[in-house]
Predicted 3D model of a 113-nucleotide RNA (FMN riboswitch aptamer (RFN element)) from Firmicutes bacterium UBA4881. The model forms 100% of the base pairs in the Rfam consensus. The sequence was found by an Rfam model in a public genome assembly. The source organism's lineage runs through Bacteria, Bacillati and Bacillota.

RNA sequence: AUGAUCUUUCAGGGCCAGGUGAGAUUCCUGACCGGUGGUGAUAGUCCACGAGCGCAAGCUGACCCGGUGUAAUUCCGGGACCGACGGUAAAGUCCGGAUGAGAGAAAGAUCGG
Repeated sequence: AUGAUCUUUCAGGGCCAGGUGAGAUUCCUGACCGGUGGUGAUAGUCCACGAGCGCAAGCUGACCCGGUGUAAUUCCGGGACCGACGGUAAAGUCCGGAUGAGAGAAAGAUCGG
């Protein structure tokens, strides 16, 4: 170095404008956002995990085409799509559970070597 145990800290973003209406950041037109690890190269849409739901077993969203390249559903160009629960004029973006939980990340301590 690597390993084991423990401690601390950190660990989710987004409604700007207009329309209708008594009332909508919820509807309509455009707008905006993207957790963690992995993957030959950078991922909301691949693989897995967390979050969410369930007494439990368990369940749980979405991508194509073209280009470059040794290699990309990850880059570049184009066009799409997805987003828990409760509240409320029907919500990915507001308020609430949540000063919560957490995949995991960083630092440190001890032990072993």